This is a predicted structure of a 374-nucleotide part of an RNA (large-subunit ribosomal RNA, domain IV) from Pseudothermotoga elfii DSM 9442 = NBRC 107921. The prediction has a mean pLDDT of 88.
[in-house]
Context: one part of a larger RNA
RNA sequence: CCCUCGCCAAGGAACUCGGCAAAUUAACCCCGUAACUUCGGGAGAAGGGGUGCCGCAGUAGGGUGAACUCAGGGGAAAGGGCAACCUGGAAACUGAGGAAGCCUGAAGCGGUCGCAGUGACAAGGCCCUAGCGACUGUUUACCAAAAACACAGGCCUCUGCAAACUCGUAAAGAGGAUGUAUAGGGGCUGACGCCUGCCCAGUGCCGGAAGGUUAAGGGGAGGGGUGAGGCCGCAAGGCGUAGCUCCAAACCGAAGCCCCGGUAAACGGCGGCCGUAACUAUAACGGUCCUAAGGUAGCGAAAUACCUUGCCAGGUAAGUUCUGGCCUGCAUGAAUGGCGUAACGACUGGGGCACUGUCUCGGCGAGGGACCCG
Repeated sequence: CCCUCGCCAAGGAACUCGGCAAAUUAACCCCGUAACUUCGGGAGAAGGGGUGCCGCAGUAGGGUGAACUCAGGGGAAAGGGCAACCUGGAAACUGAGGAAGCCUGAAGCGGUCGCAGUGACAAGGCCCUAGCGACUGUUUACCAAAAACACAGGCCUCUGCAAACUCGUAAAGAGGAUGUAUAGGGGCUGACGCCUGCCCAGUGCCGGAAGGUUAAGGGGAGGGGUGAGGCCGCAAGGCGUAGCUCCAAACCGAAGCCCCGGUAAACGGCGGCCGUAACUAUAACGGUCCUAAGGUAGCGAAAUACCUUGCCAGGUAAGUUCUGGCCUGCAUGAAUGGCGUAACGACUGGGGCACUGUCUCGGCGAGGGACCCG
C1' cells in the first nucleotide's frame, strides 16, 4: 500500500453525475395518525410511550371439561295375561345446570440491579413534490428490469362451418374445435373518469357495373413457304392447282385497371399574406390567395421548445436542475389516442427531516495479502 472488518473529537452531504457506499430505523404491546381517495385504501402514515427480575399471585379473566343433578328422548330386561295387551321403566342420544383437574393468562401496585432490560442474534429510515406506466406480472440465460412487453377493458375487421386462419409436397391429413358469431382469427388502443373534433383529394379496403381498355381462346379477310401432276421455256429455270405449312386484320373474348360511390378507433393529413378599435399594444372584425380539409376540446419552454439559463413567482445566502404560472407550440393534440387520476413501482427528476468517515481530513485497531528473512 491492497482486501474484508471494528471504532472516532468537532462539523454533518461541505463528498459526488447522484447521499453511491455506510450509518440511522428495526421485534412485540399501547397511544396516536394528514392531504387525497375508485371509500377498499392512503396506514406500520407521521409522531410518541412501554418492555428485565422479585412480590401481591399463576391473581382477574379466557379456554377445555370427568363425576353428579334435572328435563327431554327412548322403550330394553323382567313380571302378568289364552290372547289383544297391561305393568314396568334400563341404555343410547339431546339440552340445561354443575364443577374437580388441565391449558392459557393480562392490567395494576410495591420492591430491586445495571451505562444499557426485544441487554447477544435476527427484524422498515421517514416525509413533501413532479414525470412515466393504472395495477400483480413479463423481458435482453452472460453489461439494460425499464416509461419496454403483457394485461383486464375499448374499438375496427374477417369468418355461416369441409369457417376464416395456420402447418403441410398446389397432397393426404392435422390444428382451429369434439368449438359455431355471447364463437374463432387478425389489427390498433391499453384499468378507471371526462372525452375522442375537421378532411375520402392521394394510398388502401369495401360496394357498383353502363361505358373505355384488355390475355389465352374463338375467328379468319388477306398474305408468305413448298409444290407430284400441269403450263411456259432450247436449256438453266420460271409460273403455279390441290395438299402440307407459316404469318395474320376485322369481329367475339373475363378479372384487373380506368370509371362511379362509400370508408379515418383504415395508411395518413389538419395553410399563407395584408389591413383594422379615441395613448400604445393587441385584433373580436374585414380583404385576398391556396386546399381534400386547414388543428376543435384539452395540454403546453413539455421524456416534445431551436432561439433558451424564455419571462414572472416559489424554494436557496446563492438554483442551466425542480415546482407553479404565462403562451411567442423552431417542430403539442385527441385509440401512432388527448387530458386527468386514488392505489401500486429494486423506474426517473427536485426538495426536506433524521443519520452518518461521503467529505473537511485524517487517525487508531483486527484478520488476510503484498513485502523481508528462513